This is a predicted structure of a 531-nucleotide part of an RNA (small-subunit ribosomal RNA, 5' domain) from an uncultured Prevotellaceae bacterium. Its mean pLDDT, the model's own confidence on a scale to 100, is 82. The RNAcentral record of the full RNA draws on ENA and SILVA.
[in-house]
Context: one part of a larger RNA
RNA sequence: GAUGAACGCUAGCUACAGGCUUAACACAUGCAAGUCGAGGGGAAACGACAUUGAAAGCUUGCUUUUAAUGGGCGUCGACCGGCGCACGGGUGCGUAACGCGUAUCGAACCUGCCCUUUACUCAGGGAUAGCCUUGCGAAAGUAAGAUUAAUACCUGAUAGUGUUGUGAUGAGGCAUCUUGUUGCAACUAAAGAUUUAUUGGUAAAGGAUGGCGAUGCGUCUGAUUAGGUAGUAGGCGGGGUAAUGGCCCACCUAGCCUUCGAUCAGUAGGGGUUCUGAGAGGAGGGUCCCCCACAUUGGAACUGAGACACGGUCCAAACUCCUACGGGAGGCAGCAGUGAGGAAUAUUGGUCAAUGGGCGAGAGCCUGAACCAGCCAAGUAGCGUGCAGGAAGACGGCCUUCUGGGUUGUAAACUGCUUUUAGUUGGGAACAAAAAAGGCGACGUGUCGCCUCUGGAGUGUACCAUCAGAAAAAGGACCGGCUAAUUCCGUGCCAGCAGCCGCGGUAAUACGGAAGGUCCAGGCGUUAUCC
Numbered sequence: 001g002a003u004g005a006a007c008g009c010u011a012g013c014u015a016c017a018g019g020c021u022u023a024a025c026a027c028a029u030g031c032a033a034g035u036c037g038a039g040g041g042g043a044a045a046c047g048a049c050a051u052u053g054a055a056a057g058c059u060u061g062c063u064u065u066u067a068a069u070g071g072g073c074g075u076c077g078a079c080c081g082g083c084g085c086a087c088g089g090g091u092g093c094g095u096a097a098c099g100c101g102u103a104u105c106g107a108a109c110c111u112g113c114c115c116u117u118u119a120c121u122c123a124g125g126g127a128u129a130g131c132c133u134u135g136c137g138a139a140a141g142u143a144a145g146a147u148u149a150a151u152a153c154c155u156g157a158u159a160g161u162g163u164u165g166u167g168a169u170g171a172g173g174c175a176u177c178u179u180g181u182u183g184c185a186a187c188u189a190a191a192g193a194u195u196u197a198u199u200g201g202u203a204a205a206g207g208a209u210g211g212c213g214a215u216g217c218g219u220c221u222g223a224u225u226a227g228g229u230a231g232u233a234g235g236c237g238g239g240g241u242a243a244u245g246g247c248c249c250a251c252c253u254a255g256c257c258u259u260c261g262a263u264c265a266g267u268a269g270g271g272g273u274u275c276u277g278a279g280a281g282g283a284g285g286g287u288c289c290c291c292c293a294c295a296u297u298g299g300a301a302c303u304g305a306g307a308c309a310c311g312g313u314c315c316a317a318a319c320u321c322c323u324a325c326g327g328g329a330g331g332c333a334g335c336a337g338u339g340a341g342g343a344a345u346a347u348u349g350g351u352c353a354a355u356g357g358g359c360g361a362g363a364g365c366c367u368g369a370a371c372c373a374g375c376c377a378a379g380u381a382g383c384g385u386g387c388a389g390g391a392a393g394a395c396g397g398c399c400u401u402c403u404g405g406g407u408u409g410u411a412a413a414c415u416g417c418u419u420u421u422a423g424u425u426g427g428g429a430a431c432a433a434a435a436a437a438g439g440c441g442a443c444g445u446g447u448c449g450c451c452u453c454u455g456g457a458g459u460g461u462a463c464c465a466u467c468a469g470a471a472a473a474a475g476g477a478c479c480g481g482c483u484a485a486u487u488c489c490g491u492g493c494c495a496g497c498a499g500c501c502g503c504g505g506u507a508a509u510a511c512g513g514a515a516g517g518u519c520c521a522g523g524c525g526u527u528a529u530c531c
Stems, first nucleotide, its partner, number of pairs: 001530003005527005012383005018376002020341001025339003029336003034083003039080002042076002046074002049070010090294003099219008109211002114207008122156004132145005162187011192199003220266003227257003232254004237249003269291004274283003296317005319330004347373001349372003355369001356367004386417004396408005421472001423467001425465003437452007475520005480501003486515005496503002
């Protein structure tokens, strides 16, 4: 000098940033991923409307109430289907590794949504959930029958620049090869919706984005760890994969790594960066950003463009809970919150207004991402606690060579002034907002311009004005040397101090108190750690 700090004393305001470093310990409760009716069958709930019945009021054909019916309407629980749930958010267990960083390569690869371009979107079929009926079970749930739809599933047609096999012929390169032209054969598509010009669907090519793989170099400590290794090292042929490869397998060879530190052991997420330092270095990796790994522990795959998937599935284990003992349920290292551990770390808050994400044609819905607010001097910065005058150098305190003086000290009193901040009373729907939607017009088919309406959690906040009044606002450590700052009293090797040297045994500038002083100041000290 620094800190994600803690402890002691003290504490006025504001802004910005920060807040379980320990037990990847266990978790009550609530919320954190849904959405689409413009894909579908439908109608449990709500509403409007219509019809019918009943009752009341009565103006005798209207009003009110009530019941039933009607998916025809607005919409919509559950269900089928689509997209999303692989993002966002958390943590640092593991990992000394192509994990990370940097550079290069892929003639060895994939890529939903998005963009550009081309072509197509034809004809049929059988199921299944829901609903209904019935059964089993304490529950979780589950079985059978009947029946039904789709942008769910299947069959056929059509198609090439696609895929596979095979032939001919050019060009190029970096070993395997890459690429163009042209034949033949085989294989693979599609889905509609709303209503009238949109949006979807299928195939192909290219792009963008995201991912995957390979390699060079760099990446902690220990030799009181010296040998390690049989899928081990390589080859041939297969399997598998989006793709290369002992990744896996059959066979063959006997290799491969290592004192330039293999193997083993310990420790550890890596980087941008942070602290320190003149630098070289040394130390660190909290917040923010990028990458990686993980989601009670271990294992596995399914679905999918993408996972071997935190709030998905299956199996095993430990733990907790429910049970009718037959069997079931759960996973906060998401946001709050609880217990435990600890020197120690916050609210079971508000809003989707903005930014961003998912779905949707859109309106919109969801979003503990995010934006805000709450708590904490835990950090940094700013402001304030008054300003000017005022000597009888007051009183009091302390010291003293003692009735004289010194110091506290212009300090106070007193006079004049100011009012930041806090407080009062008002204003303030400020700004952060541009949009979206609807209407009109233009270009010409989704863009632009104009108009209208809606739209704020924070917030009656920020800010502004007003009023009164110096009013409501200073402490902590130290004073022997290092090291800025000294005297008196008490104590008497006691009580105690102490970072080092060391102080204290009767005149202690070093202990305790007082007065004075010094240094910092809304903080000051101590402890811990790093340079």